The prediction has a mean pLDDT of 77. This is a predicted structure of a 375-nucleotide RNA (Bacterial RNase P class A) from Spirochaetia bacterium UBA5368. It matches the Rfam family "Bacterial RNase P class A". The family's RNA type in Rfam is ribozyme.
RNA sequence: GGAGGGGAACACGCAGUCGCGCUGUGACGCCGCAGGCGUCACGGUGAGGAAAGUCCGAACACCAGAGGGCAGGGUGCCGGGUAACGCCCGGGCGUCGCGAGGCGACGGAAAGUGCAACAGAAAACAUACCGCCGUACGGAUGGGGCGCUUGCGCGUUUCGGCUAUACGGUAAGGGUGAAAAGGCGAGGUAAGAGCUCACCGCGCCUGCCGUGAGGCGGGCGGCAGUGCAAACCCCACCCGGUGCAAGACCAAGUAAGCAACCGACAGAGGGCUGCCCGUCCGAGGUUGUGGGUAGGUCGCAAAGAGGCGCAUGGUAACAUGCGUCCAAGACAGAUGGCUGCAUAAACAGGAUUCGGCUUAUGGUCCCCUCCUGAA
Numbered sequence: 001g002g003a004g005g006g007g008a009a010c011a012c013g014c015a016g017u018c019g020c021g022c023u024g025u026g027a028c029g030c031c032g033c034a035g036g037c038g039u040c041a042c043g044g045u046g047a048g049g050a051a052a053g054u055c056c057g058a059a060c061a062c063c064a065g066a067g068g069g070c071a072g073g074g075u076g077c078c079g080g081g082u083a084a085c086g087c088c089c090g091g092g093c094g095u096c097g098c099g100a101g102g103c104g105a106c107g108g109a110a111a112g113u114g115c116a117a118c119a120g121a122a123a124a125c126a127u128a129c130c131g132c133c134g135u136a137c138g139g140a141u142g143g144g145g146c147g148c149u150u151g152c153g154c155g156u157u158u159c160g161g162c163u164a165u166a167c168g169g170u171a172a173g174g175g176u177g178a179a180a181a182g183g184c185g186a187g188g189u190a191a192g193a194g195c196u197c198a199c200c201g202c203g204c205c206u207g208c209c210g211u212g213a214g215g216c217g218g219g220c221g222g223c224a225g226u227g228c229a230a231a232c233c234c235c236a237c238c239c240g241g242u243g244c245a246a247g248a249c250c251a252a253g254u255a256a257g258c259a260a261c262c263g264a265c266a267g268a269g270g271g272c273u274g275c276c277c278g279u280c281c282g283a284g285g286u287u288g289u290g291g292g293u294a295g296g297u298c299g300c301a302a303a304g305a306g307g308c309g310c311a312u313g314g315u316a317a318c319a320u321g322c323g324u325c326c327a328a329g330a331c332a333g334a335u336g337g338c339u340g341c342a343u344a345a346a347c348a349g350g351a352u353u354c355g356g357c358u359u360a361u362g363g364u365c366c367c368c369u370c371c372u373g374a375a
Stems, first nucleotide, its partner, number of pairs: 001371008010362001013341006020046012048347001052358002055356005060243004067277004072239005077091005092106001093104004107234002112232002114228003129174002131170006138163002142159007182200002185197003201223001202221008247298004257289006269281004306325008
C1' cells in the first nucleotide's frame, strides 16, 4: 500500500422566530353536587436501529373451571442463560476457506414403505455391454519330424500364433453415471475375486479422559453393497383457543317488530380448537325478513421480565446488590414553516407492550488475517 474477517457506537447539528400533540401549575370565564369545558401565561416532553417483515416467544384480556384421547403443529449434538423461545453464550462433530473466520434442517437408513431422470448390462431379490481364461469342434497359415514322389508336390503327426461357433468360469480391467458386489498395496490364480495378508472403512466388545456431546487407544469379526428422512415414517421433548379491531363501562335509540320451525329438566340451543369422550351453562332459542345505532370514556399519565451508572460472581451469555431516572400516547391520526452559521449523512416514521430473529442502509472507530514493497 492492497485485499479480507469480527465487533462497537452514531445516524444532520446549533441559535432565533412563528405554529402543532400530550401533560403540570396559576389566573379568568361558562356549565355546574362531585366535576367538566374554553382562553391566556409560565414550565416539562414529543419516532427507529431497524419503528420494516408479521417470522417466533411471552405479558395482559376474554372464553365459568379449561379434563382425557385422537388428529394437527413445532423443535431435534452437548452444557449453560432466559419469563419463555425456533433466541443468546460456551463447547463437540462435520463442512467451506491459505488464514482471521463462516455455515450446518446436527436424533434414526439393521422397523417398514418409497424415490434416484438420462446414461449404463445393471440403481437393490441386482446384473454381464466390451473384455479376460478354459474346453470342444472347425478355418486359413508358419516351423519341425516321418512316409511317398524323377520332380512339382501329397498324406500324417506335433508345436506356436490368428480367427469363427458353442459351453463353462469371471466381476479384477474398460465404459456409463452423483453413486455400481467397500478402498489401496502385495501375494495367489487357468483368468479373477477378502481367496490370503498388512493398513484404512464397517460392525461388535472394551480401557482411560471428560458433567456431556465426544476424544485417545486395545481386541474380535470377512462384513448386513450407494445416496436421499428440507421423502412418508420411527424416536425424544414441547404446544388450549382467540387476540387491543382483546376486553370493560356509559349514553342514545327505533319497530323490546313480523313470519316459520324447535323447545321448556324426557333439555331447544350453546361453551370447552378440528373430531370424540366427558363435563358445564341453559328458558327461550334457530332461520328468514324489516328497522335503529355505529357516539363517548377507560384499556393508554405506558411504572416495566424498564433505562442508565457502579460493585461482586462468572470464559461468556447473564445473575445479584446499591444508587439514580421516568422519556410519544395520536385516533383520518401531532413533531412543521422561515432565517443565519456549520455539516452535508443513507435506509427510512410509532398505534397494547416487551424479548428475539430476518431484511434495507451511510460514513467513522477498534481488534484480527493474508498478499506485496521498503528499511
Lineage of the source: Bacteria > Pseudomonadati > Spirochaetota > Spirochaetia.